c-di-GMP-I riboswitch aptamer from Deltaproteobacteria bacterium CG07_land_8_20_14_0_80_60_11, 83 nucleotides, folded computationally. The organism belongs to Deltaproteobacteria, within Bacteria. The sequence was found by an Rfam model in a public genome assembly.
RNA sequence: GUAGAAAAAAGCCAAACCCAUCGUAAGGUGGGGACGGAAAGCCACGGGUCUUUUAGUUCGCUGGAGACAGCCGGGUUGCGCGG
Numbered sequence: 001g002u003a004g005a006a007a008a009a010a011g012c013c014a015a016a017c018c019c020a021u022c023g024u025a026a027g028g029u030g031g032g033g034a035c036g037g038a039a040a041g042c043c044a045c046g047g048g049u050c051u052u053u054u055a056g057u058u059c060g061c062u063g064g065a066g067a068c069a070g071c072c073g074g075g076u077u078g079c080g081c082g083g
Base pairs, nucleotide, nucleotide: 002083004081012037013036017032018031019030020029021028022027035070041076042075043074045073046072047071048068049067050066051065052064054063055062056061
């Protein structure tokens, strides 16, 4: 430097739920809490799902504006093991 991935150690993250707080909402943040995770680090680029104080509508949806990286793919960086 790197194909790969079965096990283990150290450390890391933290679903549901509860509390506080921000937001119209999806949801975010902080605390508690662990279902899980080898990228559950980071990026909304493609698909997808969800929201909407908004515009249009044939009421099916479409556009705009947002949310989700712990839905899938992609990009990028990286710990341990490893030949």